Predicted 3D model of a 471-nucleotide part of an RNA (small-subunit ribosomal RNA, 5' domain) from Rhodothalassium sp. PHT1. Its mean pLDDT, the model's own confidence on a scale to 100, is 86. The RNAcentral record of the full RNA draws on Greengenes. NCBI's taxonomy places the organism under Bacteria, Pseudomonadota, Alphaproteobacteria, Rhodothalassiales, Rhodothalassium.
Context: one part of a larger RNA
RNA sequence: GAACGAACGCUGGCGGCAGGCCUAACACAUGCAAGUCGAGCGCACCCUUCGGGGUGAGCGGCGGACGGGUGAGUAACGCGUGGGAACCUGCUCAGGGCUCUGGGAUAACUGCUGGAAACGGCAGCUAAUACCGGAUACGCCGUAUUGGGAAAGAAAUUCGGCCUUGGAUGGGCCCGCGUUGGAUUAGCUAGAUGGUGGGGUAACGGCCUACCAUGGCGACGAUCCAUAGCUGGUUUGAGAGGAUGAUCAGCCACACUGGGACUGAGACACGGCCCAGACUCCUACGGGAGGCAGCAGUGGGGAAUCUUAGACAAUGGGGGCAACCCUGAUCUAGCCAUGCCGCGUGAGUGAUGAAGGCCUUAGGGUUGUAAAGCUCUUUCAGCAGGGAAGAUAAUGACUGUACCUGCAGAAGAAGCUCCGGCUAACUCCGUGCCAGCAGCCGCGGUAAUACGGAGGGGGCUAGCGUUGUUC
Numbered sequence: 001g002a003a004c005g006a007a008c009g010c011u012g013g014c015g016g017c018a019g020g021c022c023u024a025a026c027a028c029a030u031g032c033a034a035g036u037c038g039a040g041c042g043c044a045c046c047c048u049u050c051g052g053g054g055u056g057a058g059c060g061g062c063g064g065a066c067g068g069g070u071g072a073g074u075a076a077c078g079c080g081u082g083g084g085a086a087c088c089u090g091c092u093c094a095g096g097g098c099u100c101u102g103g104g105a106u107a108a109c110u111g112c113u114g115g116a117a118a119c120g121g122c123a124g125c126u127a128a129u130a131c132c133g134g135a136u137a138c139g140c141c142g143u144a145u146u147g148g149g150a151a152a153g154a155a156a157u158u159c160g161g162c163c164u165u166g167g168a169u170g171g172g173c174c175c176g177c178g179u180u181g182g183a184u185u186a187g188c189u190a191g192a193u194g195g196u197g198g199g200g201u202a203a204c205g206g207c208c209u210a211c212c213a214u215g216g217c218g219a220c221g222a223u224c225c226a227u228a229g230c231u232g233g234u235u236u237g238a239g240a241g242g243a244u245g246a247u248c249a250g251c252c253a254c255a256c257u258g259g260g261a262c263u264g265a266g267a268c269a270c271g272g273c274c275c276a277g278a279c280u281c282c283u284a285c286g287g288g289a290g291g292c293a294g295c296a297g298u299g300g301g302g303a304a305u306c307u308u309a310g311a312c313a314a315u316g317g318g319g320g321c322a323a324c325c326c327u328g329a330u331c332u333a334g335c336c337a338u339g340c341c342g343c344g345u346g347a348g349u350g351a352u353g354a355a356g357g358c359c360u361u362a363g364g365g366u367u368g369u370a371a372a373g374c375u376c377u378u379u380c381a382g383c384a385g386g387g388a389a390g391a392u393a394a395u396g397a398c399u400g401u402a403c404c405u406g407c408a409g410a411a412g413a414a415g416c417u418c419c420g421g422c423u424a425a426c427u428c429c430g431u432g433c434c435a436g437c438a439g440c441c442g443c444g445g446u447a448a449u450a451c452g453g454a455g456g457g458g459g460c461u462a463g464c465g466u467u468g469u470u471c
Base pairs, nucleotide, nucleotide: 001471002470003469004468006467007466008465009464010463013343014342015341016340017339018338019336020335021301026299027298028297030296031295032294035062036061037060040059041058043056044055045054046053047052069254070253071252078179079178080177081176082175083174084173087171088170092167093166094165095164096163097162098161099160100134101133102132103131109124110123111122112121113120114119140148141147153159180226181225182224187217188216189215192214193213194212195211196210197209198208199207229251230250231249232248233244234243235242236241256277257276258275259274260273279290280289281288282287307333309332310331311330315329316327317326318325319324346376347375348374349373356367357366358365359364380412382407383406384405385404386403390398415460416459417458418457419456420441421440422439426455427454428453429452430451436443437442
């Protein structure tokens, strides 16, 4: 000098764009953040112009694996980059073929009943695009045989279902190279290294298992310890390099702590389930309920970081044939000089160089064209009127916003820091090694341009200075 997710002190007019718990992955009151479909199904209730419409819980389907948060863990094929073969892929696109025929249940509901509650139990009844047989099978699987395997309806219609081939998209797996410090960590390893048989997986594989062999890694740093999410980037620098990984984007990991699987195309699943633990709450003491590292918000910690806002209008997502519903994603508004950028706080004229202040050699000098006065202007803010684009035929939260026009009046709008040298800017008074200053050198013990005040001056300016960190 530059930079900052900054903080602190003094000060503070406006706008645009951005940013805003870096600390306790500490604990959380309250509200909201994932639903939707009656064009799959039965039931109950309400309305009805008797055509139909609506509401509710339930069965069923799709979605809750996306989106959003955090950085604890992880030194690892986690990430980055470049390759690879033994894989899967709901919705979607393209090609081929099919959609036949039967059956038994069950929730809701009704009755009885247990419990404080959460939640159940027994009996009876019922439907389906829920479930299960049978048939069919070019293509499909297969031990290749005479073996195995499918479907679902609704409708005026655009919606579907099943089998199969291929694509697209998304993902799983493997490998080369790169990826912090410590040797005051030198040896590490028993599923450990390899083989065979078997199992398991969508798939390769000690992934698992039985048997066999005794290997494998390591000073080119194994193992251990410490630290850390990685990257595109960001910052500094002429560059090389150093430091860093907020916001935005990609990947990974996590969801009170630890473990586990279920369902599913996809999870070992933030707002799903089960078990254990800690904590909090309810309880009739028998037993139950919960998980903000979603958006707001609270307590706590801290030098320090915002509203318990509006809207689905746009973009995007889920469901639905659609109308539409949901969406704290998102778009907006609110708060904060936290940053960057822009603008303003007036312009011209004005010497009797006014008054006052300060200095003085007492003549004067300086503040200083500065003020006053005179002549103008009206940005921003204010008031009044008009008023978009963002939206497509319709629909605007923002919002009567941006912007335009008019009106009034210099009117409402300047501070901070420094002045010994480095370093730009000097005098007086006070103090007297005191009080104090200080980044370094150093100032202060009676004439202090270095302390404190004043006048003057320098610098930057809605900021200025200090502190911290990086180069």